This is a predicted structure of a 149-nucleotide RNA (FMN riboswitch aptamer (RFN element)) from a Bacillota bacterium. Its mean pLDDT, the model's own confidence on a scale to 100, is 80. The sequence was found by an Rfam model in a public genome assembly.
RNA sequence: UUUGACCUUCAGGGCAGGGUGCGGGCCGACAAGGCCCCAUUCCCGACCGGCGGUGAUGCCCCCAGACGGGGGAUGAGCCCGCGAGCCUAACGGCAGGAGCCGGUGAGAUCCCGGAGCCGACGGUACAGUCCGGAUGGAAGAGGGUGUGA
Numbered sequence: 001u002u003u004g005a006c007c008u009u010c011a012g013g014g015c016a017g018g019g020u021g022c023g024g025g026c027c028g029a030c031a032a033g034g035c036c037c038c039a040u041u042c043c044c045g046a047c048c049g050g051c052g053g054u055g056a057u058g059c060c061c062c063c064a065g066a067c068g069g070g071g072g073a074u075g076a077g078c079c080c081g082c083g084a085g086c087c088u089a090a091c092g093g094c095a096g097g098a099g100c101c102g103g104u105g106a107g108a109u110c111c112c113g114g115a116g117c118c119g120a121c122g123g124u125a126c127a128g129u130c131c132g133g134a135u136g137g138a139a140g141a142g143g144g145u146g147u148g149a
Base pairs, nucleotide, nucleotide: 001149002148005145006144007143008142009141010140017044018043019042023037024036025035026034027033046129047128048119049118050082051081052080053079059072060071061070062069063068077117078116085094086093087092100114101113102112103111121132122131123130
């Protein structure tokens, strides 16, 4: 340094403000009529972004020091993959989601600008944000022990 093993720790954020009133309550007489409360779910608006990979430019370091070459840190909700739910003894399978325009450039789904879009299941007035399964599970990230090479 590395292979596999065991132990262990960690591993998710978010409705400010306004409107409506399903429903409920009160006054009245069980009427007519009036008043009050009521949605993080509806409407306007607000807010949020798990993990791994990739990530031109720019930034830092080295060689060169003009071009150029090498290395490093950072860096995507909507590019690729994974996780949370359901089925399975397991392998594995199923369900569930979203990116455009302009700029720069040799090259951008990642940079810059703009205006957009998306968000499991059960509950409940229809929920990405509330409550619940969950003091759970987990993609994965770190630490330790000892073994072999």